RNA sequence: AACGAUAAUGGCAAACCUGCUGAAAAGCAGGGACGCAAAGCUAAAGGGUCUAACGCUCCUCCGGAGAAAUGACAGCCUGGCUACCGAAA
Numbered sequence: 001a002a003c004g005a006u007a008a009u010g011g012c013a014a015a016c017c018u019g020c021u022g023a024a025a026a027g028c029a030g031g032g033a034c035g036c037a038a039a040g041c042u043a044a045a046g047g048g049u050c051u052a053a054c055g056c057u058c059c060u061c062c063g064g065a066g067a068a069a070u071g072a073c074a075g076c077c078u079g080g081c082u083a084c085c086g087a088a089a
Stems, first nucleotide, its partner, number of pairs: 003086002011036002016031006034075001040081003045078003048073003056066004
């Protein structure tokens, strides 16, 4: 460097519930553990997924529909950077 164990020290925290923020996706805090050897960071490294306030187009125009990200997701995948431990290979 790489690798990942019925090892050791620990770490993170899904769904769900409560409060707050947001138009929403979703995020933050507390509780809670499905899981995770990077479930640490990176969304201006690439792909993918989600949402649609504003604006745009359309309609049967008190409203509704369509496309769409400079919004969101790192616990979707690949990549990059950093990192505890030391069995086996």
Molecule: c-di-GMP-I-GGC riboswitch aptamer
Organism: Syntrophomonadaceae bacterium